The RNA shown here (c-di-GMP-I riboswitch aptamer) has 87 nucleotides and comes from Alishewanella longhuensis. The organism belongs to Alishewanella, within Bacteria. It matches the Rfam family "c-di-GMP-I riboswitch aptamer". Gene Ontology term of the family: cyclic-di-GMP binding.
[in-house]
RNA sequence: CGCAUUGAAGGGCAAGUCAUCCGAAAGGAUGUACACGCAAAGCUUCGGAUCUAACGGGUAUACCCCCAUGAUAGCCGGGCCACCACG
Numbered sequence: 001c002g003c004a005u006u007g008a009a010g011g012g013c014a015a016g017u018c019a020u021c022c023g024a025a026a027g028g029a030u031g032u033a034c035a036c037g038c039a040a041a042g043c044u045u046c047g048g049a050u051c052u053a054a055c056g057g058g059u060a061u062a063c064c065c066c067c068a069u070g071a072u073a074g075c076c077g078g079g080c081c082a083c084c085a086c087g
Stems, first nucleotide, its partner, number of pairs: 001087002012038002016034002018031005036074001042080003046077003049072003056066003
């Protein structure tokens, strides 16, 4: 923009609680019953941000300070894939 009043989809993920396990911690995994919420709450640490601080370093020796190589994709941005929806 056009046609038309057609009727697809009515599904997915799963915060948090509890239990067990992994981890120094942050946090993660699995399971149960609920379902906080999310149109990418699918995947991916490339950039930023935040969390933790084992190892390492420092010092006034306090469970103090600094530090990711650890973590968070349901913190934001980026990259990739992607369901239904008349043409």